[in-house]
RNA sequence: UUUUUAUCAAGAAAGGUAGAGGGAAUGGCCCGAUGAAACCUUGACAACCUGUCUCAUUUAAACGAGAUAAGGUGCCAACUCCAGCUCUUCAGCAAUGAAGGGAAAGAUAGAAA
Numbered sequence: 001u002u003u004u005u006a007u008c009a010a011g012a013a014a015g016g017u018a019g020a021g022g023g024a025a026u027g028g029c030c031c032g033a034u035g036a037a038a039c040c041u042u043g044a045c046a047a048c049c050u051g052u053c054u055c056a057u058u059u060a061a062a063c064g065a066g067a068u069a070a071g072g073u074g075c076c077a078a079c080u081c082c083a084g085c086u087c088u089u090c091a092g093c094a095a096u097g098a099a100g101g102g103a104a105a106g107a108u109a110g111a112a113a
Stems, first nucleotide, its partner, number of pairs: 001113008013042005021031003026083003043076001045074001048072003051068005080105001085102007
């Protein structure tokens, strides 16, 4: 980098350096000198993977369920901030509006190349 599987309505702070951007892209709408991004320190959240423990099962393992949070990641504004493409339902003469699905794109983790 590519492919693939799973999840994405929850959750989580301070300080220092720094000095204008940031929320993936597009259109909106938001955040930002009461300091954006980035970097550093400490901390928190979470449980994708590893480890450890318990249950279940077994000759023994593996698969399964739960716990833990030592390690690898991740993450700490707003539903992935909202929407687009498509389907269904309701209202409407229509334009359109609302609600609920699916997909696309994206993010994170695991596996493979």